[in-house]
Context: one part of a larger RNA
RNA sequence: GGAUGAACGCUAGCGGCGUGGAUAAGGCAUGCAAGUCGAACACUUCAGCGCUUGCGCUGGAGAGUGGCGAACGAGUUAGUAACACGUAGAUACCUUCCUCAAAGUGGGGCAUAACCAGUUGAAAGAUUGGCUAAUUCCCCAUAGUCUGAUAAUUUCAAAAUUAUCAGUAAAGAUGCAAAUCGCUUUGAGAUGGGUCUGCGGCCUAUCAGCUUGUUGGUGAGGUAAUGGCUCACCAAGGCAAUGACAGGUAGGGGGCAUGAGAGUGUGUUCCCCAACGAUGGCACUGAGACACGGGCCAUACUCCUACGGGAGGCAGCAGUCGAGAAUAUUCGACAAUGGGCGAAAGCCUGAUCGAGCGACGCCGCGUGAUUGAUGAAGCCCUUCGGGGUGUAAAGAUCUUUUUCCGCUGAGGAAGCCGCAAGGCUGACAGUAAGCGGAGAAUAAGGGGCUGCUAAUCACGUGCCAGCAGCCGCGGUAAUACGUGAGCCCCAAGCGUUAUCC
Numbered sequence: 001g002g003a004u005g006a007a008c009g010c011u012a013g014c015g016g017c018g019u020g021g022a023u024a025a026g027g028c029a030u031g032c033a034a035g036u037c038g039a040a041c042a043c044u045u046c047a048g049c050g051c052u053u054g055c056g057c058u059g060g061a062g063a064g065u066g067g068c069g070a071a072c073g074a075g076u077u078a079g080u081a082a083c084a085c086g087u088a089g090a091u092a093c094c095u096u097c098c099u100c101a102a103a104g105u106g107g108g109g110c111a112u113a114a115c116c117a118g119u120u121g122a123a124a125g126a127u128u129g130g131c132u133a134a135u136u137c138c139c140c141a142u143a144g145u146c147u148g149a150u151a152a153u154u155u156c157a158a159a160a161u162u163a164u165c166a167g168u169a170a171a172g173a174u175g176c177a178a179a180u181c182g183c184u185u186u187g188a189g190a191u192g193g194g195u196c197u198g199c200g201g202c203c204u205a206u207c208a209g210c211u212u213g214u215u216g217g218u219g220a221g222g223u224a225a226u227g228g229c230u231c232a233c234c235a236a237g238g239c240a241a242u243g244a245c246a247g248g249u250a251g252g253g254g255g256c257a258u259g260a261g262a263g264u265g266u267g268u269u270c271c272c273c274a275a276c277g278a279u280g281g282c283a284c285u286g287a288g289a290c291a292c293g294g295g296c297c298a299u300a301c302u303c304c305u306a307c308g309g310g311a312g313g314c315a316g317c318a319g320u321c322g323a324g325a326a327u328a329u330u331c332g333a334c335a336a337u338g339g340g341c342g343a344a345a346g347c348c349u350g351a352u353c354g355a356g357c358g359a360c361g362c363c364g365c366g367u368g369a370u371u372g373a374u375g376a377a378g379c380c381c382u383u384c385g386g387g388g389u390g391u392a393a394a395g396a397u398c399u400u401u402u403u404c405c406g407c408u409g410a411g412g413a414a415g416c417c418g419c420a421a422g423g424c425u426g427a428c429a430g431u432a433a434g435c436g437g438a439g440a441a442u443a444a445g446g447g448g449c450u451g452c453u454a455a456u457c458a459c460g461u462g463c464c465a466g467c468a469g470c471c472g473c474g475g476u477a478a479u480a481c482g483u484g485a486g487c488c489c490c491a492a493g494c495g496u497u498a499u500c501c
Stems, first nucleotide, its partner, number of pairs: 001501004006497005013365006019358002026321003030318003035068003040065002043062009075276003085200007093193002098189008106140004115130006146167009172181003202248003209239003214236008251273004255266004278299005301312004329355001331354003337351001338349004368398004378389004403438006412428001415424003445490005451470002456485005466473002
């Protein structure tokens, strides 16, 4: 000199774009953050209509069964020195939804929630009996390019082909219809993942030996899949001074800061990956989890209780307490972008888009312009002659960025409804911007002045009070302390502290 997620002191006019819990992965009141589908299904209920008076139709609402989603998105960095990450490869594997291709979608059955009746409990809830539907569940049939077995052929093998036998599928909905959306099996693609390997990136040797599922083999189990992943048996191996093992520290990368570079430091926002969800463990469902707003167990903590027993998890968005030098609103909207569900209308979305707060940062603008005296007053200095503040002010003329007032007022809109004509949709926001009007009007400070280091005089003080980054100033003329005047630097900021180059 540059830099910062900064903090502190003094000061402060505006705008744009960014950015803001770095400490206690400490505890959390309250609200919201994941639902949706009636074009899968029975039921209850409301309104209207038709009537045969308890049935049908139409339109809504409700909890429930069923489907899809909830494994994404959002947060945090505790753990992890590891195939976690980066990079370059490998394959023994899986992949809902999507795309393409081929074939199929026949018949039958048993339940169950809701509901009704009962028992029980303070509650959370539990439980018995009875009824019912489906794209829920089950059975039979059929089927091959699917699976398994056997045989043959090719082949070093892996594997491939053929034949025989055995096994395994399906669901309907809307519509007058056409048809559309589904469903089942198989193959291919795409996407997303799983697993393995080479290489790369911290400190300590005052850590030198470490290891028994340990290292390898055979067989079996398990997995989507390889593998001591697990087990039985067998062998005794495996790693290490090219640093094993141990201890400390730490999420990794793209990047960022600095530097001419080499390098050094760093990992905040944004993007990719990983890990975690009070702590520890476990599985279930599922294409996908060992699952932040799912489940079970244990532990700690908090809350309710009729003392028998229950409920909970902000490292989602706001907000609160605590600790701290320190870090924001319990805001608006789904208008846009994206996501989930749905045929669609649409619903949900603290993702997101916006607004609010903070000079926390960067950038931009302004606080007026021209003229105006050998130069007012005041103040300061003085060798008492004068010099400085200083064209500075006043005064005159002008302008209106900004500010205030008034009027107009966006782009961001694609889409949706409708046969069409046409109609409807903006949180931000009456914002940005434009036009008109008023009036220099609303707007300057901070630090420094011995040397390093740009800028000095006077008074006060008298090794006192104090200053100080280093050397050092101050003991009676202090350019170094305090005040004033002047000057220097930067400027809506300026200094200080901390850290890095």
Molecule: small-subunit ribosomal RNA, 5' domain
Organism: bacterium